Predicted 3D model of a 371-nucleotide RNA (Bacterial RNase P class A) from a soil metagenome. Its mean pLDDT, the model's own confidence on a scale to 100, is 78. Its Rfam family is "Bacterial RNase P class A". Rfam's curators write: Ribonuclease P (RNase P) is a ubiquitous endoribonuclease, found in archaea, bacteria and eukarya as well as chloroplasts and mitochondria.

RNA sequence: GGUCGGGCAGCCGCUGGAUGGCCCGGCUUGCCGGGUUGUCGAGAGGAAAGUCCGGUCUCCAUAGGGCAGCAUGCCGGCUAACGGCCGGGGGUUUGCGCUCAAAGUGCAAGCUACGGAUAGUGCCACAGAAAAUAUACCGCCUGGCGGAUUCGUUCGCCGGGUAAGGGUGAAAAGGUGCGGUAAAAGCGCACCGCGGCCCGAGCAAUCGGGCUGGCAGGGAAAACCCCAUGUGGAGCAAGACCAAAUAGGGGAGGAGGAGCGGCCCGCUCCGUUACUACUUCCGGGUAGGUUGCUCGAGCCUGUCAGUAAUGGCAGGUCUAGACGAAUGGUUGCCGCCCGCUUCGGCGGGUACAGAAACCGGCUUACAGAUC
Repeated sequence: GGUCGGGCAGCCGCUGGAUGGCCCGGCUUGCCGGGUUGUCGAGAGGAAAGUCCGGUCUCCAUAGGGCAGCAUGCCGGCUAACGGCCGGGGGUUUGCGCUCAAAGUGCAAGCUACGGAUAGUGCCACAGAAAAUAUACCGCCUGGCGGAUUCGUUCGCCGGGUAAGGGUGAAAAGGUGCGGUAAAAGCGCACCGCGGCCCGAGCAAUCGGGCUGGCAGGGAAAACCCCAUGUGGAGCAAGACCAAAUAGGGGAGGAGGAGCGGCCCGCUCCGUUACUACUUCCGGGUAGGUUGCUCGAGCCUGUCAGUAAUGGCAGGUCUAGACGAAUGGUUGCCGCCCGCUUCGGCGGGUACAGAAACCGGCUUACAGAUC
């Protein structure tokens, strides 16, 4: 890093599916719906998790464009897409080698948020002379004056030169060597490094070679910022459809209406000229129901193309769909771990976690087994 992540059997349940019997209802009369009772087969994951990134789908917004905010940031490829994956390049760390040594470089392994520090502003603790207009603390060399002197030098003061050496630091203005010099210094030269130009290889990042310039100048953008690219918002409780009772709203009719078991009388209640009681129709919306809902960038096997990610082709296969939210409980046997043991067994435990529209990633959790 990959794969698996308890097994077998019995009984009792739960969710949804298919199919029979019986009963009820509807009508378009052979179908639909409901209830009940049988039978059959199905029923959590590698992460279902975090909701971090990308998409499908849905609604809202949107003439077009921009700012702000946010995200991404070497190159190429894959993909529906991505901040993901694959391949490549550069850088860096460690080890080994080359080298007297250092700088540098070859190989192997690991890591890499890897646009810009010459757009601008700011920052760099402590230490240190100095942290960026470079700088003179010690040291080295040297001029003048004064002192000492064994006449070789040496000490003090005031100047000048010097970045080789020491010291500080995470970092000190190219490295090493030779020459050179009063001492030094790319001051000169060789090799390495760096910049510019040209040529070659590569799709590109980039690499190699040649010529040339003694040579720009630290770090940090995971400080603000600048540049380039992308980005409208909310999310399946999205959304769509059907639609009771009660109470509102609107239109029409309207002088009577309702009850007292069927009719009449009678009685009671409501209303009586009104935006009324009452009748009827319409519309919104609530409860409730249906849908979205699980066949999909699906899964398995083989083969082909490709370094790979991945893609093509052929064959096979259907694998939860709940909403007071099912996927469970119990018994026996076995496996694994721990403890005790009179070695016969006995007791306890069995990881992380658990669908909720779906898919691709990332991250995180995880006892044990296996390659």